Notes
Small-subunit ribosomal RNA, 5' domain from an uncultured marine eukaryote, 559 nucleotides, folded computationally. Its Rfam family is "Eukaryotic small subunit ribosomal RNA". A reference for the family is Yusupov et al. (2001), "Crystal structure of the ribosome at 5.5 A resolution", Science. Its family is annotated with ribosome and structural constituent of ribosome in the Gene Ontology. Rfam 15.1 lists 75,755 matches to the family in 2,556 species. The full RNA is in RNAcentral, with records from ENA and SILVA.
[in-house]
Context: one part of a larger RNA
RNA sequence: UAUGCUUGUCUCAAAGAUUAAGCCAUGCAUGUCUUAGUGUAAAUAACUCUUAUGAAACUGCGAAUGGCUCAUUAAAUCAGUUAUCGUUUAUUUGAUGGUCCCUUACUACAUGGAUAACCGUAGUAAUUCUAGAGCUAAUACAUGCACAAAGGCCCGACUUCGGAAGGGCUGUAUUUAUUAGAUUUAAAGCCGACAUUUUUUGGUGAUUCAUAAUAACUUUUCGAACCUCAUGCCUUUAUGGUGGAGGUGAUUCAUUCAAAUUUCUGCCCUAUCAACUUUCGAUGGUAGGAUAGAGGCCUACCAUGGUUUUAACGGGUGACGGAGAAUUAGGGUUCGAUUCCGGAGAGGGAGCCUGAGAGACGGCUACCACAUCCAAGGAAGGCAGCAGGCGCGCAAAUUACCCAAUCCCGAUUCGGGGAGGUAGUGACAAUAAAUAACAAUACAGGGCCAACGGUCUUGUUAUUGGAAUGAGAACAAUUUAAAUAACUUAACGAGGAUCAAUUAGAGGGCAAGUCUGGUGCCAGCAGCCGCGGUAAUUCCAGCUCUAAUAGCGUAUAUU
Repeated sequence: UAUGCUUGUCUCAAAGAUUAAGCCAUGCAUGUCUUAGUGUAAAUAACUCUUAUGAAACUGCGAAUGGCUCAUUAAAUCAGUUAUCGUUUAUUUGAUGGUCCCUUACUACAUGGAUAACCGUAGUAAUUCUAGAGCUAAUACAUGCACAAAGGCCCGACUUCGGAAGGGCUGUAUUUAUUAGAUUUAAAGCCGACAUUUUUUGGUGAUUCAUAAUAACUUUUCGAACCUCAUGCCUUUAUGGUGGAGGUGAUUCAUUCAAAUUUCUGCCCUAUCAACUUUCGAUGGUAGGAUAGAGGCCUACCAUGGUUUUAACGGGUGACGGAGAAUUAGGGUUCGAUUCCGGAGAGGGAGCCUGAGAGACGGCUACCACAUCCAAGGAAGGCAGCAGGCGCGCAAAUUACCCAAUCCCGAUUCGGGGAGGUAGUGACAAUAAAUAACAAUACAGGGCCAACGGUCUUGUUAUUGGAAUGAGAACAAUUUAAAUAACUUAACGAGGAUCAAUUAGAGGGCAAGUCUGGUGCCAGCAGCCGCGGUAAUUCCAGCUCUAAUAGCGUAUAUU
């Protein structure tokens, strides 16, 4: 683990892993809105302008988490330990941008064109299928201004060689090149300059680091034409100027959540596997490409390497790895599909879109294998999510209720969640411990004493007696999202207390019968030794007894 017999209570609670990562009808498991993106619903409410609620739809975010399974996989995964000076990172949190145009009349007091929902016309047997016509929005998609002062660099008409009118460039991001990013007081010599003094430089063990500058580069990134709520102040009262608190968005840097690679060490059986790898990358170098990035990851050109009895390579595994579990004096041996961590996979392979993130499958596209509907033209599919069905088998539960708890997602205090919780099934395991207790009489012992008896005590009894109590059932409250159950608790509820304990055994091993009946080497028992042929301590029964006890036996695996 399975199974047989039995089963009253309390708590707890594993459960289609093993065989078929076999196949699946049906239903559900991923959606989401605030004061704050978009409302003319020909929806509703008020009825009095307009407002409020707000279906549908556009937009944004999520859907890469979770849940399931263990097929693959043996230096692979994984574990411990390193590294990223070799990279990406939506979100969170903290910082962060006065420079946009190319010059003289320009929209900056607010730019452009669409489209859905809607309305109507249609197609198909059919789908979460669509077409054509007509409208209308934006934080959708596009386009696109305005706002200080100073400094610096380059060019430079002129020039009394001291200088200089004037002009151009100068935000951030991208790509390339160059420069700075100093620092142990070396000494002597040589060359030159000044004879006055002052000198800016962050971080690491370490960088071509951070940072800054110059010249260019670019299908030129970003630099708010956004939303809500309050409405104040200033005047030159104008369709004026200015201003607060939030929300959403956005660039770069950090942070967080991560991810991706990566260093060292470590894995079961096998030699009836001894050589393996390299044409088509095997090992290394140089360059390039690809990548978020290092790298034979890929390509070109070179070199000829790399592993191996310290077991390579190959084969097997009823092999996902670990934390762990069982057993054990110690050393060990066996297990670990399974609730936590990591990996892998969604019928099998392959490819890809979107996106911060997927080689995603409750996304798409092919092929293969299955398989559904059809009017035969076509269309739709993936339960190793939760239930449930078939099949397989020794072998495994309800097509239940709920978002109340724990958390997660969303525009969000409000919605959603078969994540999760709650019941149902459930002798997988585990916990506590009812099935009687007491007294009197009678009887049978034992101890003591002043001994015909008393007293104390142990039992036996289908004698008698009242006391106690829950199993059950039940007003009620409690519990709970709502219930159930439990815990509380009225009225009920025990004498053969029929409210009745079983399972295996009784020759030995091994606790317990030389009792009775049946059978007669038969039927049968018996793990092993053995028993049974007419007095069976062993079979079949009755009685009695023993062991464990709400459990006990059997089979198998393991120690």